[in-house]
RNA sequence: ACCUUAUCAUGAGCGGUGGAGGGACUGGCCCUAUGAAACCCGGCAACCCCUGUUAUUUAUAACAGCUGGUGCUAAAUCCUGCAGAAUUUACUCUGGAAGAUAAGGA
Numbered sequence: 001a002c003c004u005u006a007u008c009a010u011g012a013g014c015g016g017u018g019g020a021g022g023g024a025c026u027g028g029c030c031c032u033a034u035g036a037a038a039c040c041c042g043g044c045a046a047c048c049c050c051u052g053u054u055a056u057u058u059a060u061a062a063c064a065g066c067u068g069g070u071g072c073u074a075a076a077u078c079c080u081g082c083a084g085a086a087u088u089u090a091c092u093c094u095g096g097a098a099g100a101u102a103a104g105g106a
Stems, first nucleotide, its partner, number of pairs: 002105007013041001015040003021031003025081001027079002042073003047069002050065007077098001082095004
């Protein structure tokens, strides 16, 4: 790099180092010297592991917890790209694609 499944409108610092970029890509629209990326600390969450309770079809489900493995910590995955629906023709809605993360596989 690839395949499968699940999730993606909640939540999370006025900290330190650092110094000019960042929001995957396209087109937009934004963030940023009132300090970007990155790193550290803090935090959030509950995908996996683990623990507990309850239920039953006894191996699963729901709920609670969070030492560990990840992840996340502007804006709905920031909007959008393809198809469809509806109407006030510029917006709304549904599904998909793409992407991200986790777990498993190869």
The RNA shown here (SAM riboswitch aptamer (S box leader)) has 106 nucleotides and comes from Peribacillus kribbensis DSM 17871. Taxonomically the source falls in Peribacillus kribbensis (Bacteria, Bacillati, Caryophanales, Bacillaceae).